[in-house]
Molecule: c-di-GMP-I riboswitch aptamer
Organism: Sporomusa malonica
RNA sequence: AAUUAGUAUCGGCAAACCUUCCGAAAGGGGGGGACGCAAAGCCAUGGGUCUAAAGACACAAGUCAAUGACUGCCAGGUUGCAAUU
Numbered sequence: 001a002a003u004u005a006g007u008a009u010c011g012g013c014a015a016a017c018c019u020u021c022c023g024a025a026a027g028g029g030g031g032g033g034a035c036g037c038a039a040a041g042c043c044a045u046g047g048g049u050c051u052a053a054a055g056a057c058a059c060a061a062g063u064c065a066a067u068g069a070c071u072g073c074c075a076g077g078u079u080g081c082a083a084u085u
Stems, first nucleotide, its partner, number of pairs: 001085004012037002017032006035072001041078003045075003048070003055064003
């Protein structure tokens, strides 16, 4: 410097679930806990998914509605570890 098929590390992250706090909800933060992860580091950029507060419609039930979320759904961008050459 290049590459990501396989392998990996006494190192890293942490699903479900429990608990507490925030939130209308989806969901998120802390603590516990490990199903998994070689980017399960970072960025809502494209697709996708979730919620439905404001607002709109409706007599009502309810429907629509993202400016709210999800990167551990898939792409894309970007940085890095290890290994190999």